[in-house]
Context: one part of a larger RNA
RNA sequence: GGCGUACGGUGGAUGCCUUGGCGCUAAGAGGCGAAGAAGGGCGUGGCAAGCUGCGAAAAGCUUCGGUGAGCCGCAAGCAGGCUUAGACCCGGAGAUACCCGAAUGGGGCAACCUGGCGGAAGUAAUGUUUCGUCACCCUGUGCUGAAUAAAAUAGGCACGUGGGAGCCAACCGGGGGAACUGAAACAUCUUAGUACCCCGAGGAAAAGAAAGUAAGAACGAUUCCCUAAGUAGCGGCGAGCGAACGGGGAGGAGCCCAAACCAUAUGCGUGUAAGAUCCUGCAAGAGUUGCGCAUAUGGGGUUGAGGGACCUUUCGGGGAGGUAUUGCAGUAUCUCCAUAGAGUAAGAAACCAUUGGUCUAGCCGAAGAGGUCUGGGAAGGCCCGCCACAGAAGGUAACAGUCCUGUAGGUGAAAGGCUAAUGGCUCUAAGAAAGGCACCCGAGUACCACGGGGCACGAGGAACCCCGUGGGAAGCUGGGAGGACCACCUUCCAAGGCUAAAUACUACUUAGCGACCGAUAGUGCACCAGUACCGUGAGGGAAAGGUGAAAAGCACCCCGGGAGGGGAGUGAAAAAGAACCUGAAACCGUAUGCCU
Repeated sequence: GGCGUACGGUGGAUGCCUUGGCGCUAAGAGGCGAAGAAGGGCGUGGCAAGCUGCGAAAAGCUUCGGUGAGCCGCAAGCAGGCUUAGACCCGGAGAUACCCGAAUGGGGCAACCUGGCGGAAGUAAUGUUUCGUCACCCUGUGCUGAAUAAAAUAGGCACGUGGGAGCCAACCGGGGGAACUGAAACAUCUUAGUACCCCGAGGAAAAGAAAGUAAGAACGAUUCCCUAAGUAGCGGCGAGCGAACGGGGAGGAGCCCAAACCAUAUGCGUGUAAGAUCCUGCAAGAGUUGCGCAUAUGGGGUUGAGGGACCUUUCGGGGAGGUAUUGCAGUAUCUCCAUAGAGUAAGAAACCAUUGGUCUAGCCGAAGAGGUCUGGGAAGGCCCGCCACAGAAGGUAACAGUCCUGUAGGUGAAAGGCUAAUGGCUCUAAGAAAGGCACCCGAGUACCACGGGGCACGAGGAACCCCGUGGGAAGCUGGGAGGACCACCUUCCAAGGCUAAAUACUACUUAGCGACCGAUAGUGCACCAGUACCGUGAGGGAAAGGUGAAAAGCACCCCGGGAGGGGAGUGAAAAAGAACCUGAAACCGUAUGCCU
């Protein structure tokens, strides 16, 4: 020195464990913000570095409920307090809430600097302190007010408990919009209208009541699922892309304007004493009240077996009062009452009360302190009981239905939220038929040409939908569509709008589940982690869990400067002593056998 054996050191694998993750289910909630958010800075404790809480009223204040003996957070200790006159803790509603931040009096290198106006404190006065207020845009109202004589407009000012601004995980609509990649290269194509950027909205969004789909038969808004179907098709007919009709389900809901016409108001134009006009008839009276156009408001009206307006006729229409110059008769219209119906979820719209349900604290809740054995410890073994609408689960010194917390099942709210029903309340009460008339039914629109885009459809025979440029209808005896186009036939009414449910998602709250992980796993983070650390920055981004049932965390003695160790003691165990469960291997030693 090698190999082996024994005993150690080091190291932290393995086993066991779980406070943390991951995925999902069912509900709730789906927003917060100028009444200053999200997120921060700085403070705040008797002693106080960090975390947590809170905000100069600062680990807190008030009040209303719950609970009932302890309490002054993590977190021990010292000191000092609070509490059955109910503390602490839990829940509802409030108060306070420095500075920054949309940040908003002005400025600024965020958490700082510095003003105006009004009030207050203080001073002899100023300085100082303090409370309120002062950004911008939009909008409403009022007052003013040019160029330009008047008027008008632009503009200005004031006021508003009018609105906006910023943040937020995914889902949604819209405006923009790649490349790697695939095609075994690559250009059309694909990846993909994906990623990403921007705008906007809601608890969902979007879509939506046929100018639809069909095919000789019909259906009847939209959305979503299954199917049709990897079909028909598209496609350097390559790679690939990829429907619809129809069928079956989920859900189910339909409406309002524009226009014709009527009335009123205002403005402009026109008419000027009549055979105009003032609802109709008669009589009286009024005296420009008329007519046309425009605008506004109210009524009317909303459809495709076309619908509506207007005129005539017929039918229908509770009562009272007013108005239409007056009286009478009629007609029209308005108000109120009665009756009937409907309603806030689109179709008109807001709120209140009562009752119930539910959420935000809680409360009640059966049955062995049984005997004995082992053990440090009984919940384990043996023996004997009991409860069960409760034998889910967690804890307790090993494995507990009957010890604790709970569980099944019941029960509870002063205050606040949500929700349902009822009542109040609010709204509606006319229309129908026949005939006539030919007034209306969404225009720079439809459509066409050219250039593009979207449709499964790449210009193709390319319809359909949407944009750009240019042209440019008909108007109900009208117009669109049925995959070029034409005819016939069928079907539907564009160029205005609203609309619940079925559908998508989960940052957040509650309850629960898992042939999910178990500390190199599972989130990057089980632990003071988006931390330490790295980077100018955008950004990147860790490691790190386990004494014991209980600190009972080794009083005292000895060696040592200490570290550390030896006794003693605790404990079931200290070969559990905090570098602490188990404690593998590499690696390093001590002793020894054999070989050299």